């Protein structure tokens, strides 16, 4: 850089000790009944890889390579449209980001 996906799913122990939810701003949350981090174990999922059907596609398993295990990617920010009691609400898209494959 390209492509695909992002409303589902899945937590315990040890060390440690105050922050964390990507960035920025606002909001809203989580946190001394222990945040982040590190280690061990467990689990979820099924992108790659593997198996079956010729391929596409679908299905299967989960020992391998990754990933993940509060809240939709926690929500909003930009644009379009719809509704509206004019406060706001909703849908779609863009941007940004995450993960995988190349």
């Nucleotide at each position: 850089c390209u492509c695909a996906u992002c409303g589902a799913g899945a937590c315990c122990g040890g060390c440690u000790g105050a922050g964390g939810g990507a960035c920025u701003a606002g909001g809203c949350c989580c946190g001394a009944a222990g945040a982040a981090g590190c280690c061990g174990g467990g689990g979820c999922a099924a992108c790659c890889g593997c198996c079956g059907c010729c391929a596409a596609g679908c299905g299967g398993a989960a020992a391998g390579g990754u990933g993940c295990c509060a809240a939709c990617u926690c929500c909003u920010g930009c644009g379009a449209c719809g509704c509206g009691a004019c406060a706001g609400c909703g849908u779609c898209g863009a941007c940004a980001g995450a993960u995988g494959a190349g």